[in-house]
A computed fold for a 77-nucleotide RNA from a Pirellulales bacterium, annotated as transfer RNA. Rfam family: tRNA. Its mean pLDDT, the model's own confidence on a scale to 100, is 80.

Parts: sequence; C1' cells; structure tokens
RNA sequence: GGGGGUGUAGCUCAGUUGGUUAGAGCGCUAGCCUGUCACGCUAGAGGCCGAGGGUUCAAGUCCCUUCACCCUCGCCA
Repeated sequence: GGGGGUGUAGCUCAGUUGGUUAGAGCGCUAGCCUGUCACGCUAGAGGCCGAGGGUUCAAGUCCCUUCACCCUCGCCA
C1' cells in the first nucleotide's frame, strides 16, 4: 500500500424493509427490605450511534471522505 471486519450508555452487546421518543444485561444513584452487609423489590441518572459531509419528508440503518483497532495479502530493506 490492496482486500475484509469492528466502532451504539461506564463495561458486554441487540437494534428486522430507512419511519414516531434508540434498547437489554451487568454496573452506578436513591428509596424499600434487613439489627448490619449481601441478596431481593421499586424508581432514576447515564447516548446525540467513532468524526465530517451527502441523499431523503425522514438516517444507528443508504452513499462519500476520514480516524482508531483487528484479520489477511503484498512491497521495500
């Protein structure tokens, strides 16, 4: 340098044919429970979907550029 893959909450991951307000588990916070802790129950906070642009009435999803990481092939020495 060529080809392929991944990027969504603090972590691990879903997200169907583009469609109304983006979700789960764990974790975190508060309350309840308990003599206390843990477990359990209830509620809540936490994202502008790697970045920028485009198409569209509408984009996490389609297109272009770009960044990071992984796999693979190759070039030079």